[in-house]
RNA sequence: CGCGGAGUAGAGCAGUACGGUAGCUCGUCGGGCUCAUAACCCGGAGGUCGCAGGUUCAAAUCCUGUCUCCGCAA
Numbered sequence: 001c002g003c004g005g006a007g008u009a010g011a012g013c014a015g016u017a018c019g020g021u022a023g024c025u026c027g028u029c030g031g032g033c034u035c036a037u038a039a040c041c042c043g044g045a046g047g048u049c050g051c052a053g054g055u056u057c058a059a060a061u062c063c064u065g066u067c068u069c070c071g072c073a074a
Base pairs, nucleotide, nucleotide: 002072003071004070005069006068007067010026011025012024013023020057028044029043030042031041032040050066051065052064053063054062
């Protein structure tokens, strides 16, 4: 260099087939409950969807290039 897979919130992942409000669990912050802690209940914050460009009214999703990681082959 060739082929395949992965990259989305602090962590682990869904969402891509068929483009149409970015979600789930844990964590974190605030409140409730409790003598108190845990558990439980309610609410909030946190994302330029690896990066750059293109197509489109509209892109995490389609197209092109590129970076990192894993595997296969050589």
This is a predicted structure of a 74-nucleotide RNA (transfer RNA) from an Oscillospiraceae bacterium. The source organism's lineage runs through Bacteria, Bacillati, Bacillota, Eubacteriales and Oscillospiraceae. Its Rfam family is "tRNA". The coordinates come from a structure-prediction model, not an experiment, and the mean pLDDT is 83.